The part of an RNA shown here (large-subunit ribosomal RNA, domain II) has 681 nucleotides and comes from Synechococcales cyanobacterium bin2.concoct.b11b12b14.033. It matches the Rfam family "Bacterial large subunit ribosomal RNA". The coordinates come from a structure-prediction model, not an experiment, and the mean pLDDT is 84.

[in-house]
Context: one part of a larger RNA
């Protein structure tokens, strides 16, 4: 890990509903008794209990009654159906579907492991080191002091046994549930250890670490209480039919839990009209949107109460002012808590021989289950008009939905699968190959593999509209060749001569030529340009929208338009065609609904949690010592029948004694999961 066996809504009592049966204005026994019996049956037994009347707190009244002065008025009752039994659905009380706690409490049992201590024993190689004291010398008056010797002390000192456990490195389903190995630390001491005892669970011991009390310790382990409890996990076993949710609202010591309420189911009952789309008519509104009438906000310009700032004056007070600035008028703003206005949609009601309807709504009765959502589209709030964010309101879909598209995808497109078909139309998508169907047809566009990822900004890319200037009296461009004089304009400056800067910007010759457009020079000087003639010979230039492209545009081995590959097999229009789902049609088949049994006919059959229906087996018991059965039961193996199915037969083998069907009963009644248990491998 697998195969197998075992493994979870019982049961009793009370209640309520449904279905079913008895007897009915009644219904029923209850402990008990008496009984043929193994036991039961069965008979007595009316006490009770429920219903036949309520309404009140009650006294008590009575189809009434209670409140009240009341004959008002209102509450509640008065129209009749019940009971006792089976049997299923719930609910309460019990362990209550089925495993599972860490705790808490009572009563033991441990100090053979450790932790303290008490009481008797052992243990500690060899080596250093040499302390008091002693003894002789030398000193002293006597000591003191000193010398050598001699002793032989200590929580000395190196180092084994012995004890311990500092570093490593192996080990880690080890040799070992703490050890190995090379090193280390103490090793006459608060040393080590042998025997026996003493201390007990909120208690001991404790050089103290919550550390140690038998691999157990922030309170031992054994047994009981006890099947504690567990709004939390996991797990809950056969079949087929019908409908089918919720993830939200209000409350919670409430947030993952529950109550009511919304949404499912199913059975009844009332009316016969209800309910849904939809036209129609008619309503309330204050949102997009716009506006500035009113609150708030806000530029600018006129007018300028009021105020600084200046000036005259003793002062009152008077002036000026490119200041500031009520108010007021011209323009222009902006607003979820602004509105002179104001939509569309949605929303309320009416209304139609309008359409749906083999049903629909409403009320009621008994059960549910959801009360963690998500995603995407719209309309808004938080957020950074960030988030696979968050959090409302709306509709989808997913959850509870298969099936085509989208290369692959819960939530996006199309589309809801009752089973079958080697028939057939078609949606989203698609039609060169992978790959089913145009290398379909017209017209244009792209050259960038753009297509097949992106912004500002940027560019004589190309294709369309258009606006507007010049132009055979010669235009752009390019070539030649002209570009002068007053004048070095005047100032200013060392110097300023078209060309540092300031003014002013004129005349004149001319086909034109600026007091000069840029280069240059100290300053001139030299190039050049504006404008004008020649050569040349037909189009040239500015600007406005617009289609389709280009740059911006960087990541490390090729990982992508899906791939191939494509100049269309890119794009834009336009047009037939044809591909392509479980959608729709065909053909056949089962089921539900419907009224009620069959036909027929119509609809209707995705589905989690759940709800209702109908069934299939398995073991026991009655009918049953039954039918059957060595001419071969049960079991098992093997098969191409039968039923939608869970299942069920028939043959054949095996197997060697025992066992149905049907019709009731009654359940220790179905396994794949539970870190499930038990065996086997």
């Nucleotide at each position: 890990g697998c195969c197998g066996g075992c493994g979870a809504g019982u049961u009793a009592u009370a209640u309520u509903c449904a279905g079913u049966g008895g007897c009915a204005a009644g219904g029923u026994u209850a402990a008990g008794u008496c009984g043929u019996u193994c036991a039961u049956a069965g008979a007595c037994g009316g006490a009770g209990c429920c219903g036949u009347a309520g309404g009140g707190a009650a006294a008590c009244c009575g189809a009434g009654u209670g409140c009240g002065a009341a004959u008002a008025g209102c509450g509640c009752g008065u129209u009749u159906a019940g009971u006792c039994g089976c049997u299923g659905g719930g609910u309460a009380u019990a362990g209550a579907c089925c495993c599972g706690a860490a705790c808490c409490c009572g009563g033991g049992u441990g100090a053979u492991c450790u932790a303290a201590c008490c009481a008797u024993g052992g243990c500690c190689a060899g080596g250093u080191u040499g302390a008091a004291g002693c003894u002789u010398g030398a000193g002293u008056a006597a000591a003191a002091u000193u010398a050598a010797g001699u002793g032989g002390a200590g929580g000395a000192c190196c180092g084994a046994a012995c004890c311990g456990a500092c570093u490593a490195a192996a080990g880690u389903u080890g040799a070992a549930a703490a050890u190995u190995u090379a090193g280390c630390g103490g090793a006459u001491g608060a040393g080590c250890u042998g025997u026996g005892g003493u201390u007990a669970g909120g208690g001991g011991u404790g050089a103290a670490a919550u550390g140690c009390c038998a691999a157990u310790c922030g309170a031992a382990c054994c047994c009981g209480g006890a099947g504690c409890u567990a709004g939390c996990u996991g797990g809950u076993u056969c079949u087929c039919c019908c409908c089918g949710a919720a993830a939200u609202g209000u409350a919670u010591u409430g947030a993952g839990g529950u109550a009511c309420a919304g949404c499912g189911u199913u059975a009844g009952g009332u009316a016969a009209a209800a309910g849904u789309u939809u036209g129609c008519u008619g309503g309330a509104g204050g949102u997009a949107g716009a506006g500035c009438a009113c609150u708030a906000u806000u530029u600018c310009g006129g007018u300028g109460c009021g105020g600084g700032c200046g000036g005259a004056g003793a002062a009152a007070u008077c002036u000026g002012u490119a200041c500031c600035a009520a108010a007021u008028c011209g323009a222009g703003u902006u607003a979820a808590a602004c509105u002179c206005c104001g939509a569309a949609u949605a929303c309320c009601a009416g209304u139609g021989u309008a359409a749906u309807g083999u049903u629909u709504c409403c009320u009621a009765g008994c059960u549910a289950g959801u009360g963690a959502g998500g995603c995407a589209g719209u309309g808004g709030g938080g957020g950074a008009u960030a988030a696979g964010c968050u959090u409302c309101a709306u509709u989808g879909c997913c959850a509870a939905g298969a099936g085509g598209g989208a290369a692959a995808g819960a939530g996006c497109c199309c589309a809801g699968a009752c089973c079958a078909u080697c028939a057939g139309u078609u949606a989203a998508g698609g039609u060169c190959c992978c790959c089913a169907a145009g290398u379909u047809a017209u017209a244009a566009c792209u050259a960038a593999g753009u297509g097949g990822a992106u912004a500002a900004g940027g560019a004589g890319g190309u294709g369309g509209a258009g606006u507007u200037g010049c132009u055979u009296a010669g235009a752009c461009a390019a070539c030649c060749a002209a570009g002068a004089g007053g004048u070095u304009u005047g100032c200013u400056u060392a110097g300023a001569a078209g060309c540092a800067g300031c003014c002013a910007u004129c005349c004149u010759u001319u086909a034109a030529a600026g007091a000069g457009u840029g280069c240059g020079u100290a300053a001139u000087a030299g190039c050049u340009c504006a404008c004008u003639g020649g050569u040349c010979g037909a189009g040239c230039g500015a600007c406005u929208c617009u289609g389709c492209g280009c740059c911006a545009a960087g990541a490390a081995u090729u990982c992508a338009u899906g791939g191939g590959a494509c100049u269309a097999u890119g794009u834009u229009a336009u047009a037939c065609a044809c591909c392509g789902a479980a959608a729709c049609u065909a053909u056949g088949g089962c089921a539900u609904u419907a009224a009620u049994a069959a036909a027929a006919u119509a609809a209707u059959g995705g589905g989690u949690a759940g709800g209702g229906g109908a069934g299939c087996g398995u073991u026991c018991u009655g009918u049953u010592g039954u039918a059957g059965a060595g001419u071969g039961a049960a079991g098992c193996g093997a098969u191409a029948c039968c039923g939608c199915g869970a299942g069920g037969a028939g043959u054949c083998g095996u197997g060697g004694a025992c066992g149905a069907a049907a019709c009731a009963g009654a359940a220790g009644u179905g396994a794949g999961a539970a870190u499930g248990u038990c065996g086997g491998c």